Molecule: Lysine riboswitch aptamer
Organism: uncultured Lachnoclostridium sp.
Formats: sequence, C1' cells, structure tokens
RNA sequence: GAUAGAGGCGCGGUGUUCAUCAGUACCGCGCGGCCACAGUCCCCGGGAGGACUGCCGCGCAGAGGAAAGGGAAGACCGCCGAAGGGAACAGACGAACCCGGAGCUGUACCCUGGGACACAGUGAGAAUAUCCUGUGGACUGUCACAACUGUGGAGCGCUAUC
Repeated sequence: GAUAGAGGCGCGGUGUUCAUCAGUACCGCGCGGCCACAGUCCCCGGGAGGACUGCCGCGCAGAGGAAAGGGAAGACCGCCGAAGGGAACAGACGAACCCGGAGCUGUACCCUGGGACACAGUGAGAAUAUCCUGUGGACUGUCACAACUGUGGAGCGCUAUC
C1' cells in the first nucleotide's frame, strides 16, 4: 500500500401495512368585522410584480371529511465514518426580478468508537412521541500501559492475509 473482516436493541435508504395527525383543515349555513390606497395566493420575510374578488373571527349542523411531515411493525437494498452534527464555498431549483434566509446536491475542513438511560437546551413537530446538541454515571467493542482487573487514548483507529 492492497484485500477481507469485527463491534450490536449497529447505521442509513426505499416500498407496504397500521395507529396518530383528526372528527382537525376544508365543504355548507348564520352572525359580526374589514373591504379595492383592501384582502388572498405565488418555500419564509421584505421590495417590486402578477392572478383572483373576497378575507378574518365566532357559532351551528352533518354519520360529509382529508393530506403531508413525523411514529411503530415487518420486508428489501446499501453498508461498519456505517452515519450524525457544524460552519465555508459552489451549483441547481422556484411564474420571471432584487436582497436576506430555509431546504436540496456536490466539494474540501472540523467534532463524535458505539447503543441505551437520565437531565437540560435549541430547532422542527399536533404531540409528553421522534429527530438534533450538550452534560452525566454505568455498559460495551478496540488498542496501549500496568502496581492485574485498573488507568488512559481514539475510528486518519483495530484485526487477519498478501
């Protein structure tokens, strides 16, 4: 240097089913308010612009009534920096334009060995679920050292073969 492997509730992706979202949004009726210098829509905010004429709030009724994202189960696929996070650059996207942002893709850089639990926080989220981050004490795999079952390190690591 190449190849092949290991950690275990191991990582990620794609369908299917189920529950939740939710008897919510929406549709109908009534009342009230605003109403063209207005309102709604175009990923978010602003500008500008375009389309439409309605929009908002409350209440009632119906065996009218969702969806997306997220979750669980199992199947398949790709794997063991699997993957996750941070910020930087670039690209594309959008009804077209400008500014900023989010999301998607790629590149290189930095952090994290792993899963679970507890607490805290931010963001997303309907949610106390879940994802993300940090802290903590145990557990676990690996290597090194040793006073021998303890201490320490990190995956750019470890093991095997050539």